The RNA shown here (transfer RNA) has 73 nucleotides and comes from Clostridiales bacterium UBA1206. The sequence was found in a public genome assembly. Its mean pLDDT, the model's own confidence on a scale to 100, is 81. It matches the Rfam family "tRNA". Rfam links the family to the GO term triplet codon-amino acid adaptor activity.
[in-house]
RNA sequence: GCCUCUGUAGCUCAGUUGGUAGAGCAGGGGACUGAAAAUUCCCGUGUCGUUGGUUCAAUUCCGACCGGAGGCA
Numbered sequence: 001g002c003c004u005c006u007g008u009a010g011c012u013c014a015g016u017u018g019g020u021a022g023a024g025c026a027g028g029g030g031a032c033u034g035a036a037a038a039u040u041c042c043c044g045u046g047u048c049g050u051u052g053g054u055u056c057a058a059u060u061c062c063g064a065c066c067g068g069a070g071g072c073a
Base pairs, nucleotide, nucleotide: 001072002071003070004069005068006067007066010025011024012023013022019056027043028042029041030040031039049065050064051063052062053061
């Protein structure tokens, strides 16, 4: 330098034929207990990496750029 994959909640990740986002863990609050642990119920307005474009509408499609991983040279 070129190619492929990847970037979504604090962490690990889901989210397709575009219609405005979710799970587990963690965290906060309640119940239970003499008190704790365990159990159980409730709680997320996350600039969906940045910036343009297409569209009535974009996490999702297209371009550029930035970060990470791998491959070739």